[in-house]
RNA sequence: GUUGAAAAAGGCAAACUAUUCGAAAGGGUAGGACGCAAAGCUUAGGGUCUAACGUGAUGCACUAUGAUCGCCUGGCUGCCAAUG
Repeated sequence: GUUGAAAAAGGCAAACUAUUCGAAAGGGUAGGACGCAAAGCUUAGGGUCUAACGUGAUGCACUAUGAUCGCCUGGCUGCCAAUG
RNA backbone atom coordinates (compact mmCIF):
# COMPACT_ATOMS: atom_id res chain seq x y z
P G A 1 -0.83 3.87 3.56
O5' G A 1 -0.86 2.87 2.32
C5' G A 1 -0.71 3.38 0.99
C4' G A 1 -0.69 2.23 0.00
C3' G A 1 -1.94 1.36 0.00
O3' G A 1 -2.99 1.91 -0.76
C1' G A 1 0.00 0.00 0.00
P U A 2 -4.52 1.67 -0.32
O5' U A 2 -4.78 0.13 -0.67
C5' U A 2 -4.76 -0.30 -2.03
C4' U A 2 -4.88 -1.82 -2.08
C3' U A 2 -6.07 -2.40 -1.33
O3' U A 2 -7.27 -2.33 -2.08
C1' U A 2 -4.13 -3.62 -0.79
P U A 3 -8.66 -2.16 -1.31
O5' U A 3 -8.89 -3.59 -0.63
C5' U A 3 -9.08 -4.73 -1.44
C4' U A 3 -9.04 -5.98 -0.58
C3' U A 3 -10.04 -6.04 0.57
O3' U A 3 -11.33 -6.43 0.13
C1' U A 3 -7.91 -6.70 1.35
P G A 4 -12.61 -5.95 0.93
O5' G A 4 -12.59 -6.84 2.24
C5' G A 4 -12.69 -8.26 2.14
C4' G A 4 -12.55 -8.91 3.51
C3' G A 4 -13.70 -8.61 4.46
O3' G A 4 -14.05 -9.79 5.19
C1' G A 4 -11.65 -7.97 5.44
P A A 5 -15.34 -10.64 4.73
O5' A A 5 -14.75 -12.12 4.57
C5' A A 5 -15.32 -13.01 3.62
C4' A A 5 -14.61 -14.33 3.72
C3' A A 5 -14.29 -14.78 5.14
O3' A A 5 -15.39 -15.43 5.74
C1' A A 5 -12.35 -14.96 3.80
P A A 6 -15.67 -15.16 7.28
O5' A A 6 -14.50 -15.96 8.02
C5' A A 6 -14.37 -17.37 7.87
C4' A A 6 -13.04 -17.84 8.42
C3' A A 6 -12.76 -17.43 9.86
O3' A A 6 -13.36 -18.31 10.79
C1' A A 6 -10.87 -16.97 8.53
P A A 7 -13.90 -17.75 12.16
O5' A A 7 -12.57 -17.39 12.96
C5' A A 7 -11.67 -18.41 13.37
C4' A A 7 -10.38 -17.82 13.88
C3' A A 7 -10.54 -16.85 15.05
O3' A A 7 -10.61 -17.54 16.29
C1' A A 7 -9.13 -15.90 13.40
P A A 8 -11.50 -16.93 17.44
O5' A A 8 -10.62 -15.71 17.97
C5' A A 8 -9.34 -15.92 18.54
C4' A A 8 -8.58 -14.61 18.64
C3' A A 8 -9.30 -13.50 19.39
O3' A A 8 -9.13 -13.61 20.79
C1' A A 8 -8.48 -12.66 17.35
P A A 9 -10.00 -12.69 21.75
O5' A A 9 -9.07 -11.41 21.97
C5' A A 9 -7.87 -11.52 22.71
C4' A A 9 -7.23 -10.17 22.87
C3' A A 9 -8.15 -9.05 23.34
O3' A A 9 -8.31 -9.06 24.74
C1' A A 9 -6.91 -8.30 21.49
P G A 10 -9.79 -8.82 25.35
O5' G A 10 -10.15 -7.32 24.92
C5' G A 10 -9.44 -6.22 25.49
C4' G A 10 -9.58 -4.99 24.63
C3' G A 10 -10.99 -4.46 24.46
O3' G A 10 -11.47 -3.72 25.57
C1' G A 10 -9.94 -4.54 22.37
P G A 11 -13.06 -3.73 25.84
O5' G A 11 -13.65 -2.91 24.60
C5' G A 11 -13.28 -1.55 24.41
C4' G A 11 -13.81 -1.00 23.11
C3' G A 11 -15.32 -0.88 23.01
O3' G A 11 -15.82 0.22 23.77
C1' G A 11 -14.46 -1.71 20.98
P C A 12 -17.27 0.08 24.45
O5' C A 12 -18.28 0.40 23.26
C5' C A 12 -18.13 1.60 22.50
C4' C A 12 -18.95 1.51 21.24
C3' C A 12 -20.43 1.23 21.45
O3' C A 12 -21.14 2.40 21.79
C1' C A 12 -19.59 -0.14 19.72
P A A 13 -22.32 2.34 22.88
O5' A A 13 -23.43 1.46 22.15
C5' A A 13 -23.96 1.87 20.89
C4' A A 13 -24.85 0.78 20.33
C3' A A 13 -26.07 0.50 21.20
O3' A A 13 -27.24 0.38 20.42
C1' A A 13 -24.77 -1.48 20.89
P A A 14 -28.58 1.01 20.89
O5' A A 14 -29.60 0.45 19.79
C5' A A 14 -29.49 0.86 18.43
C4' A A 14 -30.37 -0.02 17.57
C3' A A 14 -31.76 -0.26 18.12
O3' A A 14 -32.64 0.80 17.80
C1' A A 14 -30.81 -2.31 17.46
P A A 15 -33.72 1.28 18.89
O5' A A 15 -34.70 0.03 19.04
C5' A A 15 -35.50 -0.38 17.96
C4' A A 15 -36.14 -1.73 18.25
C3' A A 15 -37.00 -1.78 19.49
O3' A A 15 -38.31 -1.29 19.27
C1' A A 15 -35.56 -3.65 19.44
P C A 16 -38.96 -0.29 20.30
O5' C A 16 -38.99 -1.10 21.67
C5' C A 16 -39.79 -2.27 21.80
C4' C A 16 -39.42 -3.02 23.07
C3' C A 16 -39.45 -2.19 24.34
O3' C A 16 -40.77 -2.06 24.87
C1' C A 16 -37.44 -3.40 24.27
P U A 17 -41.17 -0.73 25.66
O5' U A 17 -40.41 -0.89 27.06
C5' U A 17 -40.73 -1.96 27.94
C4' U A 17 -39.85 -1.91 29.17
C3' U A 17 -39.74 -0.56 29.86
O3' U A 17 -40.87 -0.28 30.68
C1' U A 17 -37.59 -1.50 29.66
P A A 18 -41.32 1.24 30.89
O5' A A 18 -40.23 1.80 31.91
C5' A A 18 -40.12 1.27 33.23
C4' A A 18 -38.92 1.86 33.94
C3' A A 18 -38.86 3.37 33.95
O3' A A 18 -39.68 3.95 34.94
C1' A A 18 -36.74 2.48 33.38
P U A 19 -40.40 5.36 34.62
O5' U A 19 -39.22 6.43 34.70
C5' U A 19 -38.52 6.64 35.92
C4' U A 19 -37.24 7.40 35.68
C3' U A 19 -37.40 8.74 34.99
O3' U A 19 -37.80 9.77 35.88
C1' U A 19 -35.64 7.55 33.98
P U A 20 -38.69 10.99 35.32
O5' U A 20 -37.67 11.85 34.45
C5' U A 20 -36.58 12.52 35.08
C4' U A 20 -35.58 12.99 34.04
C3' U A 20 -36.12 13.96 33.00
O3' U A 20 -36.19 15.29 33.49
C1' U A 20 -34.84 12.30 31.94
P C A 21 -37.28 16.30 32.85
O5' C A 21 -36.61 16.75 31.47
C5' C A 21 -35.45 17.57 31.47
C4' C A 21 -34.96 17.80 30.06
C3' C A 21 -36.00 18.30 29.06
O3' C A 21 -36.27 19.68 29.18
C1' C A 21 -34.75 16.56 28.08
P G A 22 -37.74 20.20 28.86
O5' G A 22 -37.92 19.94 27.30
C5' G A 22 -37.17 20.68 26.35
C4' G A 22 -37.44 20.18 24.95
C3' G A 22 -38.90 20.14 24.53
O3' G A 22 -39.41 21.41 24.20
C1' G A 22 -37.82 18.15 23.85
P A A 23 -40.91 21.81 24.70
O5' A A 23 -41.87 20.80 23.94
C5' A A 23 -43.26 20.73 24.27
C4' A A 23 -44.06 20.37 23.05
C3' A A 23 -43.55 19.14 22.29
O3' A A 23 -44.15 17.97 22.81
C1' A A 23 -43.85 20.94 20.79
P A A 24 -43.26 16.59 22.94
O5' A A 24 -43.13 16.07 21.45
C5' A A 24 -44.26 15.57 20.75
C4' A A 24 -44.01 15.56 19.27
C3' A A 24 -42.89 14.62 18.81
O3' A A 24 -43.40 13.32 18.56
C1' A A 24 -42.59 16.76 17.84
P A A 25 -42.41 12.02 18.77
O5' A A 25 -41.38 12.12 17.55
C5' A A 25 -41.77 11.71 16.23
C4' A A 25 -40.74 12.18 15.22
C3' A A 25 -39.33 11.61 15.43
O3' A A 25 -39.18 10.33 14.85
C1' A A 25 -39.21 13.94 15.13
P G A 26 -38.62 9.09 15.77
O5' G A 26 -37.37 9.68 16.56
C5' G A 26 -36.10 9.84 15.93
C4' G A 26 -35.33 10.98 16.56
C3' G A 26 -34.43 10.62 17.75
O3' G A 26 -33.19 10.05 17.35
C1' G A 26 -35.70 12.51 18.30
P G A 27 -32.38 9.07 18.43
O5' G A 27 -31.80 10.10 19.50
C5' G A 27 -30.81 11.06 19.11
C4' G A 27 -30.51 12.01 20.25
C3' G A 27 -29.93 11.39 21.51
O3' G A 27 -28.54 11.08 21.38
C1' G A 27 -31.60 12.92 22.10
P G A 28 -27.91 9.86 22.27
O5' G A 28 -27.91 10.42 23.76
C5' G A 28 -27.09 11.52 24.11
C4' G A 28 -27.23 11.86 25.58
C3' G A 28 -26.99 10.71 26.54
O3' G A 28 -25.61 10.49 26.77
C1' G A 28 -28.95 11.85 27.17
P U A 29 -25.07 8.97 26.96
O5' U A 29 -25.64 8.55 28.39
C5' U A 29 -25.22 9.24 29.55
C4' U A 29 -25.99 8.75 30.76
C3' U A 29 -26.05 7.24 30.94
O3' U A 29 -24.87 6.72 31.52
C1' U A 29 -28.20 8.13 31.21
P A A 30 -24.36 5.22 31.09
O5' A A 30 -25.40 4.26 31.83
C5' A A 30 -25.42 4.19 33.24
C4' A A 30 -26.56 3.32 33.73
C3' A A 30 -26.66 1.95 33.09
O3' A A 30 -25.75 1.01 33.63
C1' A A 30 -28.79 2.94 33.14
P G A 31 -25.20 -0.19 32.65
O5' G A 31 -26.46 -1.15 32.46
C5' G A 31 -26.96 -1.90 33.56
C4' G A 31 -28.33 -2.46 33.26
C3' G A 31 -28.41 -3.53 32.18
O3' G A 31 -28.00 -4.82 32.64
C1' G A 31 -30.17 -1.99 31.90
P G A 32 -27.16 -5.80 31.62
O5' G A 32 -28.15 -5.96 30.38
C5' G A 32 -29.40 -6.62 30.53
C4' G A 32 -30.17 -6.55 29.22
C3' G A 32 -29.45 -7.20 28.05
O3' G A 32 -29.74 -8.59 28.02
C1' G A 32 -30.25 -5.04 27.44
P A A 33 -28.70 -9.58 27.23
O5' A A 33 -29.10 -9.30 25.72
C5' A A 33 -28.47 -9.99 24.67
C4' A A 33 -28.92 -9.37 23.35
C3' A A 33 -28.00 -9.75 22.19
O3' A A 33 -28.75 -9.76 21.00
C1' A A 33 -27.93 -7.41 22.55
P C A 34 -29.42 -11.12 20.46
O5' C A 34 -29.57 -10.79 18.89
C5' C A 34 -30.84 -10.66 18.31
C4' C A 34 -30.86 -9.60 17.25
C3' C A 34 -29.70 -9.58 16.26
O3' C A 34 -29.78 -10.64 15.32
C1' C A 34 -30.28 -7.38 16.85
P G A 35 -28.42 -11.12 14.52
O5' G A 35 -28.25 -10.06 13.35
C5' G A 35 -26.97 -9.62 12.96
C4' G A 35 -26.91 -8.10 12.97
C3' G A 35 -25.55 -7.53 12.61
O3' G A 35 -25.39 -7.42 11.21
C1' G A 35 -26.32 -6.53 14.60
P C A 36 -23.88 -7.69 10.58
O5' C A 36 -23.09 -6.39 11.01
C5' C A 36 -23.48 -5.10 10.53
C4' C A 36 -22.61 -4.03 11.14
C3' C A 36 -21.12 -4.16 10.86
O3' C A 36 -20.79 -3.64 9.59
C1' C A 36 -21.49 -3.62 13.14
P A A 37 -19.95 -4.53 8.53
O5' A A 37 -18.52 -3.83 8.49
C5' A A 37 -17.67 -3.86 9.59
C4' A A 37 -16.48 -2.96 9.39
C3' A A 37 -15.58 -3.34 8.21
O3' A A 37 -14.77 -2.23 7.86
C1' A A 37 -14.48 -3.82 10.24
P A A 38 -15.01 -1.32 6.67
O5' A A 38 -14.43 0.01 7.36
C5' A A 38 -15.28 1.06 7.74
C4' A A 38 -15.72 0.87 9.18
C3' A A 38 -16.93 1.72 9.54
O3' A A 38 -17.71 1.01 10.48
C1' A A 38 -15.19 2.21 10.98
P A A 39 -19.31 1.04 10.26
O5' A A 39 -19.88 1.31 11.71
C5' A A 39 -19.79 2.60 12.31
C4' A A 39 -20.42 2.60 13.69
C3' A A 39 -19.89 1.53 14.62
O3' A A 39 -20.02 1.97 15.97
C1' A A 39 -22.15 1.06 14.07
P G A 40 -18.79 2.25 16.90
O5' G A 40 -18.00 3.40 16.14
C5' G A 40 -18.44 4.74 16.21
C4' G A 40 -17.30 5.62 16.67
C3' G A 40 -17.50 7.08 16.33
O3' G A 40 -18.24 7.75 17.34
C1' G A 40 -15.38 6.38 15.55
P C A 41 -19.42 8.75 16.89
O5' C A 41 -18.64 10.02 16.29
C5' C A 41 -17.80 10.79 17.13
C4' C A 41 -17.03 11.80 16.31
C3' C A 41 -17.87 12.68 15.40
O3' C A 41 -18.50 13.75 16.08
C1' C A 41 -16.01 11.86 14.20
P U A 42 -19.88 14.32 15.52
O5' U A 42 -19.54 14.92 14.08
C5' U A 42 -18.75 16.09 13.95
C4' U A 42 -18.46 16.38 12.49
C3' U A 42 -19.68 16.70 11.63
O3' U A 42 -20.04 18.07 11.75
C1' U A 42 -18.26 15.17 10.50
P U A 43 -21.49 18.49 12.29
O5' U A 43 -22.31 18.75 10.96
C5' U A 43 -22.95 17.67 10.32
C4' U A 43 -23.44 18.10 8.97
C3' U A 43 -24.56 19.14 9.01
O3' U A 43 -24.62 19.79 7.74
C1' U A 43 -25.45 17.04 8.37
P A A 44 -23.67 21.03 7.44
O5' A A 44 -22.68 20.49 6.30
C5' A A 44 -21.98 21.43 5.50
C4' A A 44 -21.57 20.80 4.18
C3' A A 44 -22.71 20.16 3.38
O3' A A 44 -23.41 21.12 2.62
C1' A A 44 -20.89 18.65 3.50
P G A 45 -24.97 20.88 2.28
O5' G A 45 -24.98 19.77 1.13
C5' G A 45 -24.53 20.10 -0.19
C4' G A 45 -24.72 18.92 -1.12
C3' G A 45 -26.09 18.26 -1.07
O3' G A 45 -27.07 18.95 -1.82
C1' G A 45 -24.43 16.60 -0.95
P G A 46 -28.60 18.95 -1.27
O5' G A 46 -29.08 17.43 -1.45
C5' G A 46 -29.27 16.91 -2.76
C4' G A 46 -29.46 15.41 -2.74
C3' G A 46 -30.68 14.88 -1.99
O3' G A 46 -31.89 15.04 -2.71
C1' G A 46 -28.80 13.57 -1.46
P G A 47 -33.26 15.26 -1.89
O5' G A 47 -33.49 13.86 -1.15
C5' G A 47 -33.79 12.69 -1.89
C4' G A 47 -33.81 11.48 -1.00
C3' G A 47 -34.87 11.49 0.09
O3' G A 47 -36.15 11.13 -0.38
C1' G A 47 -32.80 10.78 1.00
P U A 48 -37.47 11.84 0.24
O5' U A 48 -37.56 11.24 1.73
C5' U A 48 -37.77 9.85 1.93
C4' U A 48 -37.54 9.49 3.39
C3' U A 48 -38.37 10.28 4.38
O3' U A 48 -39.69 9.78 4.51
C1' U A 48 -36.13 10.23 5.11
P C A 49 -40.88 10.78 4.89
O5' C A 49 -40.63 11.07 6.44
C5' C A 49 -40.72 10.03 7.40
C4' C A 49 -40.33 10.55 8.77
C3' C A 49 -41.07 11.78 9.24
O3' C A 49 -42.37 11.48 9.74
C1' C A 49 -38.77 12.04 9.66
P U A 50 -43.54 12.56 9.59
O5' U A 50 -43.15 13.67 10.66
C5' U A 50 -43.09 13.34 12.04
C4' U A 50 -42.50 14.48 12.83
C3' U A 50 -43.24 15.80 12.70
O3' U A 50 -44.35 15.86 13.57
C1' U A 50 -40.91 16.15 12.50
P A A 51 -45.70 16.59 13.09
O5' A A 51 -45.29 18.13 13.09
C5' A A 51 -44.91 18.76 14.30
C4' A A 51 -44.44 20.17 14.04
C3' A A 51 -45.52 21.10 13.48
O3' A A 51 -45.57 22.32 14.22
C1' A A 51 -43.54 21.22 12.18
P A A 52 -46.79 22.59 15.21
O5' A A 52 -46.20 23.68 16.23
C5' A A 52 -46.22 23.42 17.62
C4' A A 52 -45.10 24.20 18.32
C3' A A 52 -44.95 25.65 17.85
O3' A A 52 -45.81 26.51 18.58
C1' A A 52 -42.85 24.58 17.79
P C A 53 -46.60 27.68 17.77
O5' C A 53 -45.44 28.56 17.11
C5' C A 53 -44.60 29.37 17.92
C4' C A 53 -43.52 30.01 17.07
C3' C A 53 -44.01 30.73 15.83
O3' C A 53 -44.47 32.04 16.13
C1' C A 53 -42.22 29.34 15.23
P G A 54 -45.78 32.60 15.35
O5' G A 54 -45.32 32.62 13.83
C5' G A 54 -44.31 33.53 13.39
C4' G A 54 -43.94 33.26 11.95
C3' G A 54 -45.10 33.34 10.96
O3' G A 54 -45.39 34.68 10.59
C1' G A 54 -43.84 31.39 10.54
P U A 55 -46.91 35.07 10.28
O5' U A 55 -47.19 34.42 8.85
C5' U A 55 -46.45 34.85 7.71
C4' U A 55 -46.78 33.99 6.51
C3' U A 55 -48.25 33.80 6.22
O3' U A 55 -48.83 34.91 5.54
C1' U A 55 -47.16 31.71 6.10
P G A 56 -50.40 35.25 5.84
O5' G A 56 -51.22 34.10 5.11
C5' G A 56 -51.24 34.05 3.68
C4' G A 56 -51.74 32.71 3.22
C3' G A 56 -53.18 32.37 3.57
O3' G A 56 -54.10 32.99 2.70
C1' G A 56 -51.81 30.50 4.01
P A A 57 -55.67 33.07 3.11
O5' A A 57 -56.06 31.53 3.25
C5' A A 57 -57.29 31.15 3.86
C4' A A 57 -57.16 29.73 4.35
C3' A A 57 -58.18 29.31 5.40
O3' A A 57 -59.30 28.73 4.77
C1' A A 57 -55.99 28.87 6.20
P U A 58 -60.76 28.80 5.48
O5' U A 58 -60.59 27.86 6.76
C5' U A 58 -60.49 26.45 6.60
C4' U A 58 -60.11 25.79 7.92
C3' U A 58 -61.28 25.53 8.86
O3' U A 58 -61.00 24.37 9.61
C1' U A 58 -59.72 26.93 9.91
P G A 59 -61.76 23.04 9.33
O5' G A 59 -61.46 22.23 10.67
C5' G A 59 -60.75 21.04 10.59
C4' G A 59 -59.26 21.22 10.83
C3' G A 59 -58.70 20.41 12.01
O3' G A 59 -57.38 20.01 11.68
C1' G A 59 -58.15 22.65 12.29
P C A 60 -56.96 18.44 11.57
O5' C A 60 -56.12 18.39 10.22
C5' C A 60 -56.77 18.16 8.99
C4' C A 60 -56.38 19.19 7.95
C3' C A 60 -54.91 19.33 7.60
O3' C A 60 -54.43 18.25 6.83
C1' C A 60 -55.93 21.45 7.62
P A A 61 -52.85 17.94 6.79
O5' A A 61 -52.30 19.03 5.76
C5' A A 61 -52.69 18.97 4.40
C4' A A 61 -52.19 20.20 3.66
C3' A A 61 -50.69 20.44 3.71
O3' A A 61 -50.02 19.66 2.75
C1' A A 61 -51.81 22.47 4.15
P C A 62 -48.48 19.19 3.05
O5' C A 62 -47.65 20.54 2.85
C5' C A 62 -47.60 21.15 1.57
C4' C A 62 -46.94 22.52 1.66
C3' C A 62 -45.57 22.54 2.30
O3' C A 62 -44.56 22.16 1.37
C1' C A 62 -46.87 24.29 3.19
P U A 63 -43.26 21.34 1.94
O5' U A 63 -42.45 22.44 2.76
C5' U A 63 -41.85 23.53 2.07
C4' U A 63 -41.41 24.61 3.03
C3' U A 63 -40.38 24.17 4.07
O3' U A 63 -39.07 24.19 3.52
C1' U A 63 -42.08 25.46 5.10
P A A 64 -38.03 22.98 3.94
O5' A A 64 -37.43 23.48 5.34
C5' A A 64 -36.82 24.76 5.41
C4' A A 64 -36.07 24.94 6.70
C3' A A 64 -34.75 24.16 6.80
O3' A A 64 -33.82 24.99 7.49
C1' A A 64 -36.07 23.72 8.67
P U A 65 -32.39 25.20 6.88
O5' U A 65 -31.51 25.33 8.20
C5' U A 65 -31.16 26.62 8.70
C4' U A 65 -31.40 26.68 10.20
C3' U A 65 -31.90 25.39 10.82
O3' U A 65 -31.35 25.25 12.13
C1' U A 65 -33.47 27.11 11.19
P G A 66 -30.79 23.81 12.63
O5' G A 66 -32.05 23.09 13.28
C5' G A 66 -32.45 23.37 14.62
C4' G A 66 -33.39 22.29 15.13
C3' G A 66 -32.87 20.87 15.01
O3' G A 66 -32.01 20.52 16.08
C1' G A 66 -35.07 20.97 14.18
P A A 67 -30.77 19.50 15.79
O5' A A 67 -31.47 18.12 15.41
C5' A A 67 -32.18 17.39 16.40
C4' A A 67 -32.79 16.14 15.82
C3' A A 67 -31.82 15.18 15.15
O3' A A 67 -31.11 14.40 16.08
C1' A A 67 -33.76 15.43 13.83
P U A 68 -29.61 13.91 15.71
O5' U A 68 -29.83 12.72 14.69
C5' U A 68 -30.54 11.55 15.08
C4' U A 68 -30.85 10.70 13.87
C3' U A 68 -29.64 10.28 13.05
O3' U A 68 -29.04 9.11 13.59
C1' U A 68 -31.34 11.08 11.62
P C A 69 -27.44 9.11 14.00
O5' C A 69 -26.71 9.27 12.60
C5' C A 69 -26.93 8.35 11.55
C4' C A 69 -25.71 8.24 10.66
C3' C A 69 -24.45 7.78 11.35
O3' C A 69 -24.10 6.47 10.90
C1' C A 69 -24.03 9.59 9.84
P G A 70 -23.51 5.38 11.87
O5' G A 70 -24.63 4.25 11.86
C5' G A 70 -25.08 3.69 10.65
C4' G A 70 -26.41 3.00 10.85
C3' G A 70 -27.51 3.91 11.40
O3' G A 70 -28.75 3.52 10.82
C1' G A 70 -27.25 2.04 12.79
P C A 71 -29.52 4.60 9.91
O5' C A 71 -29.06 4.23 8.44
C5' C A 71 -29.62 3.11 7.76
C4' C A 71 -29.85 3.45 6.30
C3' C A 71 -28.60 3.89 5.55
O3' C A 71 -27.79 2.79 5.15
C1' C A 71 -30.35 5.39 5.08
P C A 72 -26.19 2.99 4.97
O5' C A 72 -26.05 3.73 3.56
C5' C A 72 -26.47 3.10 2.37
C4' C A 72 -26.39 4.07 1.21
C3' C A 72 -25.03 4.72 0.99
O3' C A 72 -24.13 3.87 0.31
C1' C A 72 -26.71 6.37 0.87
P U A 73 -22.53 4.02 0.57
O5' U A 73 -22.16 5.43 -0.06
C5' U A 73 -22.22 5.63 -1.46
C4' U A 73 -21.98 7.08 -1.83
C3' U A 73 -20.68 7.68 -1.32
O3' U A 73 -19.55 7.30 -2.10
C1' U A 73 -22.42 9.20 -0.92
P G A 74 -18.08 7.17 -1.38
O5' G A 74 -17.75 8.68 -0.98
C5' G A 74 -17.39 9.63 -1.97
C4' G A 74 -17.33 11.03 -1.40
C3' G A 74 -16.25 11.30 -0.37
O3' G A 74 -14.97 11.47 -0.96
C1' G A 74 -18.26 12.27 0.35
P G A 75 -13.63 11.03 -0.12
O5' G A 75 -13.55 12.12 1.04
C5' G A 75 -13.26 13.48 0.73
C4' G A 75 -13.25 14.33 1.99
C3' G A 75 -12.33 13.82 3.09
O3' G A 75 -10.99 14.22 2.89
C1' G A 75 -14.44 14.32 4.01
P C A 76 -9.78 13.21 3.37
O5' C A 76 -9.79 13.35 4.96
C5' C A 76 -9.46 14.58 5.58
C4' C A 76 -9.64 14.49 7.09
C3' C A 76 -8.93 13.33 7.76
O3' C A 76 -7.55 13.55 7.96
C1' C A 76 -11.14 13.45 8.56
P U A 77 -6.52 12.29 7.92
O5' U A 77 -6.86 11.49 9.26
C5' U A 77 -6.54 12.04 10.53
C4' U A 77 -7.15 11.22 11.65
C3' U A 77 -6.70 9.78 11.77
O3' U A 77 -5.42 9.65 12.37
C1' U A 77 -9.03 9.89 12.02
P G A 78 -4.50 8.35 12.00
O5' G A 78 -5.24 7.15 12.74
C5' G A 78 -5.26 7.10 14.16
C4' G A 78 -6.18 6.01 14.65
C3' G A 78 -5.79 4.58 14.28
O3' G A 78 -4.78 4.07 15.12
C1' G A 78 -8.09 4.89 13.90
P C A 79 -3.96 2.75 14.66
O5' C A 79 -4.84 1.56 15.22
C5' C A 79 -5.07 1.45 16.61
C4' C A 79 -5.88 0.21 16.93
C3' C A 79 -5.34 -1.09 16.36
O3' C A 79 -4.29 -1.63 17.13
C1' C A 79 -7.67 -0.96 16.01
P C A 80 -3.14 -2.50 16.36
O5' C A 80 -3.87 -3.87 16.02
C5' C A 80 -4.34 -4.72 17.06
C4' C A 80 -5.18 -5.83 16.50
C3' C A 80 -4.52 -6.65 15.39
O3' C A 80 -3.64 -7.63 15.89
C1' C A 80 -6.70 -6.07 14.73
P A A 81 -2.34 -8.09 14.94
O5' A A 81 -3.00 -8.97 13.79
C5' A A 81 -3.67 -10.18 14.12
C4' A A 81 -4.45 -10.70 12.92
C3' A A 81 -3.62 -10.93 11.66
O3' A A 81 -2.95 -12.18 11.69
C1' A A 81 -5.58 -9.76 11.11
P A A 82 -1.57 -12.39 10.80
O5' A A 82 -2.09 -12.49 9.29
C5' A A 82 -2.90 -13.58 8.89
C4' A A 82 -3.42 -13.37 7.48
C3' A A 82 -2.33 -13.09 6.44
O3' A A 82 -1.71 -14.26 5.98
C1' A A 82 -4.08 -11.53 6.19
P U A 83 -0.11 -14.22 5.59
O5' U A 83 -0.05 -13.29 4.30
C5' U A 83 -0.66 -13.70 3.09
C4' U A 83 -0.74 -12.54 2.11
C3' U A 83 0.59 -11.88 1.76
O3' U A 83 1.33 -12.62 0.81
C1' U A 83 -1.02 -10.22 2.21
P G A 84 2.97 -12.46 0.74
O5' G A 84 3.15 -11.07 -0.02
C5' G A 84 2.76 -10.95 -1.40
C4' G A 84 2.91 -9.52 -1.86
C3' G A 84 4.30 -8.91 -1.68
O3' G A 84 5.22 -9.31 -2.67
C1' G A 84 2.65 -7.38 -0.98
c-di-GMP-I-GGC riboswitch aptamer from Lentibacillus salicampi, 84 nucleotides, folded computationally. Rfam family: c-di-GMP-I-GGC riboswitch aptamer. Gene Ontology term of the family: cyclic-di-GMP binding. It was read from a public genome assembly, where an Rfam model found it.